RNAcentral holds the full RNA, with entries from Greengenes. Predicted 3D model of a 350-nucleotide part of an RNA (small-subunit ribosomal RNA, central domain) from an uncultured bacterium. The prediction has a mean pLDDT of 86.

Context: one part of a larger RNA
Order: sequence, then structure tokens, then C1' cells
RNA sequence: CUGGGCGUAAAGGGUGCGCAGGCGGAUAUUUAAGUCGGAUGUGAAAACUAGAGGCUUAACCACUAGAUUGCAUUUGAAACUGGAUAUCUUGAGUGCAGGAGAGGGCAGUGGAAUUCCUAGUGUAGCGGUGAAAUGCGUAGAUAUUAGGAGGAACACCAGUGGCGAGGGCGGCUGCCUGGACUGUAACUGACGCUGAGGCACGAAAGCGUGGGGAGCGAACAGGAUUAGAUACCCUGGUAGUCCACGCCGUAAACGAUGGGUACUAGGUGUAGGGGGUAUCGACCCCUUCUGUGCCGGAGUUAACACGAUAAGUACCCCGCCUGGGGAGUACGGCCGCAAGGUUGAAACUC
Repeated sequence: CUGGGCGUAAAGGGUGCGCAGGCGGAUAUUUAAGUCGGAUGUGAAAACUAGAGGCUUAACCACUAGAUUGCAUUUGAAACUGGAUAUCUUGAGUGCAGGAGAGGGCAGUGGAAUUCCUAGUGUAGCGGUGAAAUGCGUAGAUAUUAGGAGGAACACCAGUGGCGAGGGCGGCUGCCUGGACUGUAACUGACGCUGAGGCACGAAAGCGUGGGGAGCGAACAGGAUUAGAUACCCUGGUAGUCCACGCCGUAAACGAUGGGUACUAGGUGUAGGGGGUAUCGACCCCUUCUGUGCCGGAGUUAACACGAUAAGUACCCCGCCUGGGGAGUACGGCCGCAAGGUUGAAACUC
């Protein structure tokens, strides 16, 4: 350098943005770096291959030719790749006109419920379980009525519904703000795709500082259960869960399926648009774009299954795998306050 792979067998980076790099639309002219041809030089000898020869033969030795697939110089070709120039609009982007959405940030605000406090009514139980007990209650609980406090989460709507790159996002209102989609075809004119490093975001738990603390609840305590019960069940309950700022950087971060482009039967639902029909609408039908489901033909697959949202057919770029254990460990580096993360072996063994 090369092979085969990556849904479930080992293997898709958690996700995006993006420098370098790799790859890249149409037409014309040009160049000649890649590419292809000719010539010259060189590519030591030996070895190797072919021919023919010498030792009686062979091994061996000697001769001639080939080969040495390369490199350099020179001279041509111009289809393709590259470079240059000019032009184009289909890729990409902008503009204009629209409708949809739990997309993000900040501020404000609402009702139901739990808990607690105060007061009223009221009396002996309440609570809990398989059954109990711990616990609460005559200092008046539970229940019930009224008032108040405070925190957290937002029933119904709600939907293989929507939005977001992913993590994720759900009461209502306002302000600020990102993206996608549809129609149009006015503008730019290849501005594109991917992306080692890098940068940013990144559930939960955890960490730092300061708040907050209703409910829930690791740890912990008690009661049960049990042979035991450091559990499952019950009564309590601290961190935490919540907010602000700063860290951490990991997950079955899953569709266990990287991104982009093009192409390849159908059927049926659903969401957001657009066009049409008879007319504004409701409704219905047809058509079209974008998303999201189910089924399914070809094809693929070890099978399961996938099947225009491909795991089909091709191309471009990145990441990753190469028997099990040892081990995602040790050592070293980098990062972190720490917890730890990341990179990541070997001996030995089967």
C1' cells in the first nucleotide's frame, strides 16, 4: 500500500458549525501539470529467460540476444482530470408574498391539588398493610368550613400530532429571537457536498458559591417480612430534585441504522401549505410540495427483517471494526475543584 465489513454477530463519532484537505453543474476558447504516443540517453556486472557452444554427460563455464515493466531530456496529441479566461442557470443562496409550530431566551400572570399556619364545627380515633406494627391523636388529630403562607408541576385539549441538529421542548400573556415549509421567479452566478484537527451545544446524576425548599426522596433511623433481610412492603427523613452563576461532558446520548446527491412498482392514514372544481367559507373531489406512520412488489439480507423516511441501485467525504478474557484496565499525555473523563496498551490465558 492493499481486502472485507459496521440495524441485531466486532464496528456510525451524542449533535451541530466549520479552517485545512478530499470531491464537485453547463457551454466555449486556451494551456499542457496529470494522461497517452514517438525519439535519444541511461537503467553496472553477475543472476534470470531464449538461442546456439565447451568440459564423455549433468551440475558448471563461456557467447549472443531479450528482459531490467524505471528515470531524465526532447518532440507531439488534446478526449478526460487539473490551471487560466469568458459566458450560463438547472445546484446553492438572496428578495418578495404567505400560513403552521410544547423551537430558544427574559419578564409577568392563572386555576386545580399536596403540605403547613390561624380560626370555627366536632369526638375518638386516624393512618397504613397480604396481615400488622412503628407513626399521628383528648395538649383535640382524622373529617369538614373559612382565611392565609409557600414551593413545585401544569389535568382536560393530547394525537405512531407539532417543533428542534441532537440533548430536548407542554397552563396563559407580552417582549426579544433562530430555523423549516409553501408560492413566485425579481436578484447573485457554482458561491456547492463532506469535513482530520478546532470551536460550540450537550439528559440525568454529581461538584462550587449564594438562594429556595411544598411534594417526592438516595443516605440514614425505626416498624414489618425472613433462617438471615445491610432488600422488596410500611412510618419518618438529609442531600438532591427548584432558581442564579460557574464546572462536569457522560447515557440503551437508540432508528442500537454518519452526512450529501441522483435513480428505482404500488396501496392506505395523518400534519402543514399551494393550485383547481361550483362560489367566500364549511364540506367533498382531483392534483402538487414538505414532514410523519402503517402495509407491500422488485431488489437486498445469515435470518429477522428493510423496502422512495432503504438495510435497494450508484457516486463523493468523514468516523469506526479486525477472536474471547485480561480491559475501556495499567502507564504516560491532555482536561477537571473533585468525582472522574478522554486517548489507550502489554504480559498472561482460552